Two RNAs folded together computationally: RNase P RNA and transfer RNA, 446 nucleotides in total.
Model confidence (mean pLDDT): 77 of 100.
It holds a member of the Rfam family "Bacterial RNase P class A". By type it is a ribozyme. Gene Ontology terms of the family: tRNA processing, dimeric ribonuclease P complex and ribonuclease P activity.
[in-house]
RNA sequence: GAAGUCGGCCAGACAGUCGCUGUACGGUCUGACCGUGCAGAGGAAAGUCCGGGCUCCGCAGAGCAGGAUGCCGGCUAACGGCCGGACGCCGUGAGGCGAUGGACAGGGCAACAGAAAACAAACCGCCGAAGCACCCGCAAGGGCGCUGGCAAGGGUGAAACGGUGCGGUAAGAGCGCACCGCGGACGUGGCAACACGGACGGCACGGCAACCCCCAUCCGGAGCAAGGCCAAAUAGGGACGUCAUGGUGUGGCUCGCACCGCGUCCGGGUAGGCUGCUCGAGCCGGUCAGCAAUGACCGGCCCAGAUGAAUGACUGUCAGCGGCGGGUGACCGCCGUCCACAGAACCCGGCUUAUCGGCCGACUUCACCC
RNA sequence: CUCGCUGUAGCGCAGCGGAGAGCGCGCCUCGUUCGGGACGAGGAGACCGAGGGUUCGAUUCCUUCCGGCGAGACCA
Numbered sequence: 001g002a003a004g005u006c007g008g009c010c011a012g013a014c015a016g017u018c019g020c021u022g023u024a025c026g027g028u029c030u031g032a033c034c035g036u037g038c039a040g041a042g043g044a045a046a047g048u049c050c051g052g053g054c055u056c057c058g059c060a061g062a063g064c065a066g067g068a069u070g071c072c073g074g075c076u077a078a079c080g081g082c083c084g085g086a087c088g089c090c091g092u093g094a095g096g097c098g099a100u101g102g103a104c105a106g107g108g109c110a111a112c113a114g115a116a117a118a119c120a121a122a123c124c125g126c127c128g129a130a131g132c133a134c135c136c137g138c139a140a141g142g143g144c145g146c147u148g149g150c151a152a153g154g155g156u157g158a159a160a161c162g163g164u165g166c167g168g169u170a171a172g173a174g175c176g177c178a179c180c181g182c183g184g185a186c187g188u189g190g191c192a193a194c195a196c197g198g199a200c201g202g203c204a205c206g207g208c209a210a211c212c213c214c215c216a217u218c219c220g221g222a223g224c225a226a227g228g229c230c231a232a233a234u235a236g237g238g239a240c241g242u243c244a245u246g247g248u249g250u251g252g253c254u255c256g257c258a259c260c261g262c263g264u265c266c267g268g269g270u271a272g273g274c275u276g277c278u279c280g281a282g283c284c285g286g287u288c289a290g291c292a293a294u295g296a297c298c299g300g301c302c303c304a305g306a307u308g309a310a311u312g313a314c315u316g317u318c319a320g321c322g323g324c325g326g327g328u329g330a331c332c333g334c335c336g337u338c339c340a341c342a343g344a345a346c347c348c349g350g351c352u353u354a355u356c357g358g359c360c361g362a363c364u365u366c367a368c369c370c
Numbered sequence: 371c372u373c374g375c376u377g378u379a380g381c382g383c384a385g386c387g388g389a390g391a392g393c394g395c396g397c398c399u400c401g402u403u404c405g406g407g408a409c410g411a412g413g414a415g416a417c418c419g420a421g422g423g424u425u426c427g428a429u430u431c432c433u434u435c436c437g438g439c440g441a442g443a444c445c446a
Base pairs, nucleotide, nucleotide: 001366002365003364004363005362006361007360008359009358010357012318013317014316015315016314017313018312020040021039022038023037024036025035026034027033042341046352047351049350050349051348052347053346054223055222056221057220061255062254063253064252066219067218068217069216070215071085072084073083074082075081086100087098088097089096090095101214102213106212107211108208109207123154124153125150126149127148130147131146132145134143135142136141162180163179164178165177166176167175182201183200186197187196188195189194227275228274229273230272237266238265239264240263241262242261246260247259248258249257268445269444282301283300284299285298286297287296288295289294320337321336322335323334324333325332326331371442372441373440374439375438376437377436380395381394382393383392388426397413398412399411400410401409419435420434421433422432423431
C1' cells in the first nucleotide's frame, strides 16, 4: 500500500419565528383559554416468527390425541434466543456454516438405468484344479462346450456388501498379513460432548428419520379489539332443536368437578366516554467476579402516551456527505443536501427482513522498502 | 393490533417425493349441416407466487420473503 474477517457506535447539532401533543405550576368569567418550565418516534418502530410480564376463563385436576426442541456445559423471567466448547464441512488464514439423539423397537422408500438396491446377485467376463463330452496334434500339450467355481477387473447408477499393497489360489475372495478404517472393553485427560493410547477382535447384516416412528425434555386456553367502569337506545322480539339417560363450562376427545339451562337462524339497538396507558426483568457511569454471555454492588437519571391518530414548516450558522474549480501539500472557494430503509398505539427479551452514509477497535493474507 | 385461509394453462380447480404435471370450461383445426348450435376426432397453451435448504430427485417436506381473501367490541 492492497485485499479481507470479526465486533462496537452514530443515523446531524445550535439559535430564532410560527404551529402541534402531554405534563407541572400560576392566571382566569373554574367555558375553554392564556403564560412559563420540562419532555416529545426507530435501529429496525416493520414481519407477527418465538418467549414472557399483565388480564380474563365455575378446573386451570388427570390422561389421550396434538405440538415444539434435539451434541455437551453455562446465562436468562423464559425461549426455538445468547455465550463457551466438542465434532463435521468450507476457507491459505483471520473466520464462516451446521435442522448435530436413535437405522439390531417396528413399518416404509430408493423412479430410470443396472445381473442385482440389503445378509441380493451374474450382463461383459475370469478359472483346464475336479467330472463329462468333442476338436487339433506323432507326442508334449492346447481349446471354458456342459456340470461346476468366482465377485478381484469392466459396465450401470446418487449409492453395489470396507480401501491400498503383498502373499496365496485353478481363478479368486480379509482367505492370510501390513497399514488405514470399523467395533466393544481397558487406561489417561476433561463436569461433559469428546480426544488420545496400546492391546484384542468377528476382520464389517449399507442409505434415507426437514418419511412415519422410538427416546429425552417442555407445553391449559384466549388475548389490550384482554379486561374494568359509566352513559345511551331498542324489540326482555320470533322460529327450530335439545331438555337431567340432557346441556353448558376459552382448541379436540375421555374421566373427574361445578352449574342449570343451552345451541342454531331471522330480526332489532348501540358502535359514545373514562380507564387499562406508562417507573420498567428500565437506562447511563464506575468497581468486582467470569474466557464470555451475564451477574453483584455503588452512584446518577425519568426518557412519547396519541385515539382519523401529536413531534411540523421557514430562516441562518456549523458539522458530515456529493459535485466542480484552485493549490506541491496542508487547505481554500462555489453549488447541492435527511440523500437510504422507513413512523410508537399495553410493555419487555430475542429472531428474521429492508437499508444511504460515516466513525472506531482487533485480527488475517499478499506485495514492496528499511 | 390479533387470528384463520390461500397462490398450479385465459378462467374455475385436482395433484399425499419418481422424471412427458392433469380435469372441466374457453381457444384453434377438421368432420357433420343450406348455415349456426349441439355432437365427434385431433391440437396448442404452465418460470406450479419468489429465494434458500433437505434428498439421488421437490408442485409436494422445512424455512424466509411477496401478494390476495375473510373474521374481531357491546346490549338483548